This is a predicted structure of a 1504-nucleotide RNA (small-subunit ribosomal RNA) from an invertebrate metagenome. Model confidence (mean pLDDT): 82 of 100. RNAcentral holds the sequence, with entries from SILVA.

RNA sequence: AGAGUUUGAUCCUGGCUCAGGAUGAACGCUAGCGGCAGGCUUAAUACAUGCAAGUCGAGGGGCAGCAUGACACUUCGGUGUUGAUGGCGACCGGCAAACGGGUGCGUAACGCGUAUGCAACUUGCCUCGCACUAGGGGAUAGCUUUUGGAAACAGAAAUUAAUACCCUAUAUAAUGCUAAUACCGCAUGGUUUUAGCAUGAAAGAACUUCGGUGUGAGAGAGGCAUGCGUCCUAUUAGCUUGUUGGUGAGGUAACGGCUCACCAAGGCAAAGAUAGGUAGGGGGUCUGAGAGGAUGUCCCCCCACACUGGUACUGAGAUACGGACCAGACUCCUACGGGAGGCAGCAGUAGGGAAUAUUGGUCAAUGGGCGAAAGCCUGAACCAGCUAUGCCGCGUGCAGGAUGAAGGUCUUUUGAUUGUAAACUGCUUUUAUGUAGGAAAAACAAGUCUCCGAGGAGACCCAUGAUGGUACUACAUGAAUAAGCACCGGCUAACUCCGUGCCAGCAGCCGCGGUAAGACGGAGGGUGCAAGUGUUAUCCGGAUUUACUGGGUUUAAAGGGUGUUAAGGCGGUCGUAUAAGUCGAUAGUGAAAGCUAGCAGCUCAACUGCUAAGGUGCUGUCGAUACCGUAUGACUUGAGUCUAGUGGAAGUAAGUGGAAUUCUGCAUGUAGCGGUAAAAUGCUUAGAUAUGCAGAGGAACACCGAUAACGAAGGUAGCUUACUAUGCUACGACUGACGCUGACACACGAAAGCGUGGGGAGCAAACAGGAUUAGAUACCCUGGUAGUCCACGCUGUAAACGAUGGCCACUCGAUAUGCGUCCCUUGAGGAUGUGUGUCCAAGCGAAAGCGUUAAGUGGCCCACCUGGGGACUACGUUCGCAAGAAUAAAACCUAAAGGAAUUGACGGGGAUCCGCACAAGCGGUGGAGCAUGUGGUUUAAUUCGAUACUACGCGAGGAACCUUACCUAGGCUUAAAUGUACAGUGACAGGCUGGGCAACCAGCCCUUCCGCAAGGACAAUGUACAAGGUGUUGCAUGGCUGUCGUCAGCUCGUGCCGUGAGGUGUUUGGUUAAGUCCUAUAACGAGCGCAACCCCCAUGCUUAGUUGCCAGCACGUAAAGGUGGGAACUUUAAGCAGACUGCCCGCGCAAGCGGUGAGGAAGGAGGGGAUGAAGUCAAGUCAUCAUGGCCCUUACGCCUAGGGCUACACACGUGCUACAAUGGCAUAUACAAAGGGUCGCUACUUGGUAACAAGAUGCUAAUCUCUAAAGUAUGUCUCAGUUCGGAUUGAGGUCUGCAACUCGACCUCAUGAAGUUGGAAUCGCUAGUAAUCGCGUAUCAGCAAUGUCGCGGUGAAUACGUUCUCGGAUCUUGUACACACUGCCCGUCAAGUCAUGGAAGUCGAGGGGACCUGAAGACGGUGACCGUAAAAGGAGCUGUUUAGGGUUAAAUCGGUAACUGGGGCUAAGUCGUAACAAGGUAGCCGUACCGGAAGGUGUGGCUG
Repeated sequence: AGAGUUUGAUCCUGGCUCAGGAUGAACGCUAGCGGCAGGCUUAAUACAUGCAAGUCGAGGGGCAGCAUGACACUUCGGUGUUGAUGGCGACCGGCAAACGGGUGCGUAACGCGUAUGCAACUUGCCUCGCACUAGGGGAUAGCUUUUGGAAACAGAAAUUAAUACCCUAUAUAAUGCUAAUACCGCAUGGUUUUAGCAUGAAAGAACUUCGGUGUGAGAGAGGCAUGCGUCCUAUUAGCUUGUUGGUGAGGUAACGGCUCACCAAGGCAAAGAUAGGUAGGGGGUCUGAGAGGAUGUCCCCCCACACUGGUACUGAGAUACGGACCAGACUCCUACGGGAGGCAGCAGUAGGGAAUAUUGGUCAAUGGGCGAAAGCCUGAACCAGCUAUGCCGCGUGCAGGAUGAAGGUCUUUUGAUUGUAAACUGCUUUUAUGUAGGAAAAACAAGUCUCCGAGGAGACCCAUGAUGGUACUACAUGAAUAAGCACCGGCUAACUCCGUGCCAGCAGCCGCGGUAAGACGGAGGGUGCAAGUGUUAUCCGGAUUUACUGGGUUUAAAGGGUGUUAAGGCGGUCGUAUAAGUCGAUAGUGAAAGCUAGCAGCUCAACUGCUAAGGUGCUGUCGAUACCGUAUGACUUGAGUCUAGUGGAAGUAAGUGGAAUUCUGCAUGUAGCGGUAAAAUGCUUAGAUAUGCAGAGGAACACCGAUAACGAAGGUAGCUUACUAUGCUACGACUGACGCUGACACACGAAAGCGUGGGGAGCAAACAGGAUUAGAUACCCUGGUAGUCCACGCUGUAAACGAUGGCCACUCGAUAUGCGUCCCUUGAGGAUGUGUGUCCAAGCGAAAGCGUUAAGUGGCCCACCUGGGGACUACGUUCGCAAGAAUAAAACCUAAAGGAAUUGACGGGGAUCCGCACAAGCGGUGGAGCAUGUGGUUUAAUUCGAUACUACGCGAGGAACCUUACCUAGGCUUAAAUGUACAGUGACAGGCUGGGCAACCAGCCCUUCCGCAAGGACAAUGUACAAGGUGUUGCAUGGCUGUCGUCAGCUCGUGCCGUGAGGUGUUUGGUUAAGUCCUAUAACGAGCGCAACCCCCAUGCUUAGUUGCCAGCACGUAAAGGUGGGAACUUUAAGCAGACUGCCCGCGCAAGCGGUGAGGAAGGAGGGGAUGAAGUCAAGUCAUCAUGGCCCUUACGCCUAGGGCUACACACGUGCUACAAUGGCAUAUACAAAGGGUCGCUACUUGGUAACAAGAUGCUAAUCUCUAAAGUAUGUCUCAGUUCGGAUUGAGGUCUGCAACUCGACCUCAUGAAGUUGGAAUCGCUAGUAAUCGCGUAUCAGCAAUGUCGCGGUGAAUACGUUCUCGGAUCUUGUACACACUGCCCGUCAAGUCAUGGAAGUCGAGGGGACCUGAAGACGGUGACCGUAAAAGGAGCUGUUUAGGGUUAAAUCGGUAACUGGGGCUAAGUCGUAACAAGGUAGCCGUACCGGAAGGUGUGGCUG
């Protein structure tokens, strides 16, 4: 110090989450020791038991108990007497008990903190002064006797003492009064001095010191008052009657409404009164860089409380934790009459709770009380016990040790890792165990001595330790006694295997898990910390995410709809005074502890001690006077007033005008009008629409008109008048800071809406009808009511927007325009103001953008924001006639929601362009029969795959067996086949017989070759090694392939632009088939694609000339390049040439385009092919092959026979043949190319009607052979289901093959089906193309081939054009899409679930009011009784006040509730499709009405 998370990516906004630290903690797992500290956060719940406050005999009367002595008695155990002694229960008296200890209920307060004041006060014990301590008196407890009672206790009689109580005396000093004096202060006033008067004291004891009284001073302690500070809620806005003040009195230690009587009517409050909620406060603690935030446990200070509430007494001090009285609740005892009690003291118990300890020891030390002291008391305190609760420290060993052991884990099977880790060897002994020694904490005291002498100082001597035989030390033994927890996807250090298979589970956030999970569970390994470690909870931090330090508000959340203004905040220039703020100096205070620094003590540390610093604050004093404030004086520039001009749809009221719509009347006139995409509803022969004239009425004001003007905003538009307001300009004059802003308040405030009364032409929610539609509560049409208009009164909201608050100052320019003024008004001129716009510099901004009209730079004031939803909501309150408006939450859900920009994709957005895409044509498919493939169905099986375009004559370029993967049946099991190596062998094969369907089984026969040999070949056998799987996953893969698409695109380097994603380049203007080229250009270049290079065809040349060719020459035949020969031609096959817009004309800057141009075989890519960018579709293929994982192993492997893949109500695709005369048939006849051929192609001959057969010849091929058809010629048929068509079926054959039954092809004869040109729809093709005609080939024994791949023959038509359909390309635009429109997404309904609002009621809580009652106590009255000489005083009675109790009416808050409202959430429910693209009717805002729902419509507004 940051990180993760919104997106395809980016920047920003913004929340959520994490890493750190902390804790009085708890829980899980684990655990060796010690030191120091902490330890009921919950029930201020209830408490058994013990202890926690006593002490003094040197105050007293005394003597119950104990001890001692004496005396007496004695059974010799003891008993009795005696206060004589030590001492002392109970009692009187003194002091203490108000401290110490606990808790945090209450309290939002002078309670606490801090600083002051008391001229308004008190103070026992202590210290220091001064003065005194005289004389009397009567009681009472105890004891004794006795009464009542269960007890607690109470009563009576007699008697007694005091340092108990009372009286008298004295008292200068004290207090009060009167009179005077001097001084001072802070208002009342205070102090000093003097005189007089009045009032008020005392206690003794022991033997020499403690006491006692009065008074003054001090110290310490307390009381009171004041300034400042001190939580949340305004959905708490008004509160208050002793209330605020005065006078007088009472009361108090003291001031005071503290209390009372009277008088006045005040006092507090937006700077938050009152009310409600919560809470002890501080020093400090935790965190933080700090400022802050949170917190108040332990320790210290203060406060409050002591079962709950009230009350006083005593006392120096209490309204008293271990005192009293009363009331209440609870518990206990009881003889039922009555009594007792208060752990929030220390332990402990029960209960509650996630959770918090021993019914311990000692007064040795420290401290406290009493005492002269010894001493006693002390659950304060000091110690110990329990507890990893925290902090700190120590240990669990150290060194060597490689066969890198075994085992575990992983592995591509070489190995790697655990790992020097272990074993093993040597060493050490902290700790542990044992033995021995063994502290400091102790010195005051007491006593003795010395010195000074109220008493202290010094010395000597002697005693005292709970902790504790502890800490510590030494010796011995022996690695011996001692390691876990969490984590390992990213954040975040640490990785693999197995299991599981969206299951089980994990998870702080993002998110993992659907068969290869580094995220689940286990294991191995690793990482972190370590006697601990994780989790949970809480606080701070990170979070500048409440922003004082230190944030924002155009679009992310956020500027109030606008103005005026009281309070408040802020405020121009120059003086003077003052010194409140401010600044400086200084003084006091800011307790200690803590924190910080240094030093020191425990072996270190934690811990502790000492010293210092700090303590940002408050207060006093002195000083400064720039700023700010205050007072005062002056000024003119801010602000305003006057004058003169001038501007405008500024406002209000009245009057008035023309056009148009509608209606009415009359007239003309006749069949339609109207309306729409098209229609219909509607109107019209009862005369519409149309046209003319006249009239009525309401509303709105064309042109001008604008990017204009005015107004605070809303808003304002014919013309005229009246009244009102206002801006600007110019010259001067005047006032003299009069200013700016503005919570609260007040006023204004579009449209819709409401009330009352008018008005009503047009328009038009609702409504009705007609259309559209699946529906159409809509869009469209025809009607139509509120309303729209006026007056008056409400409402108070809008996308009331510039989504931009007001005012002031400053900061480059350009240009347009409204209204002024000035200048030579020469000009499209210049200058200067004030408005309104546009574009830009700097700057700002996340960007878009803003930019003198700021969103720039500054100042002042106001308003508002703090994730999304819930929610412009609920409740409450205010306003409103209502509708509703304003204010405004929470529970709960959620990790995002959002802004701007980028790249894509998409659009029923735009622009440009292309393509047999459409159009123009030709021919098909879809109808028929058949072939073939697919689906479906069937089946034992009909093997599998492909299955939108991009599957379906596809894998398959050829299923009778085989193939074959499927089914049935039989058989085999280290196994089939193959390879390698070795060994021995010489067979195996084959033939025959039997069983069997066959494989197979059994038997018989026959048995090697080459070589001289060595050896080799071959074969089977045996051994060893490698099984096999067309089982699964194409979503684990390689390879190959389809498609977009032969579309023109896809990228890179450097530079530049941008915060960045990214852009530029690749865009612009042309051009092209093309990102082809040119041009322009912050780009310049390059790569993969395009093109070219390659092949075939088209022309020529050269070379070559056989098997091909034959012009000329010769031979020769019936004919024939048959022969000699030729090398011309054709041709063959190798090379070369040729075409490049090169030339011409036109257009053009160029690229290029056009031309019936020239030339040329070919002309603008000459025709065709091969060639397929980056990528897309998790496209296809695990069944070509290869391959990871998984699965099977007497079977999912292998062999064999038969069957199946050929099934058949049906549906689809692709084809063939046809339906005929451009034809069929018959006869005759001409011309190819490219291929194939020896288990082959076969001439030729013969036979057969033919398929074919028999013979025979040539050819391993330019040599032989397969080998043409349409065409042409002639004839016939004459429009028919035919001489078309050939399916189907019957019969007979041929060929292949082990075998044609399922299930082959072909031939002949016979049979002769559907079909007469094919609905919606749909396909191919732009030239040697379509159409049509035949030929060949691979596979192959044969063939289901009409298929595939090739070849040539004949050989068209049409293209105006790009509006539309489909697909594609580029640019641009919008986007809420990015799995990318097969996208996203809204609302009702239905289901489940969660929290919540309302609600008849019901239950409860706290507080206040009224009335009744009212204890103790206090105050007052009375007081016949007590008391005395008289009194004081008291009992009793009574009044006031009051805790409590009761009754009652309301208010507030909370729980619960039939029913009910909406809301949130939830893989695959229903209905629609509202929004996002022009989202298919642009959307949204306010309002009103309507509708299952999203929503629709009206009206006004906004552009987002």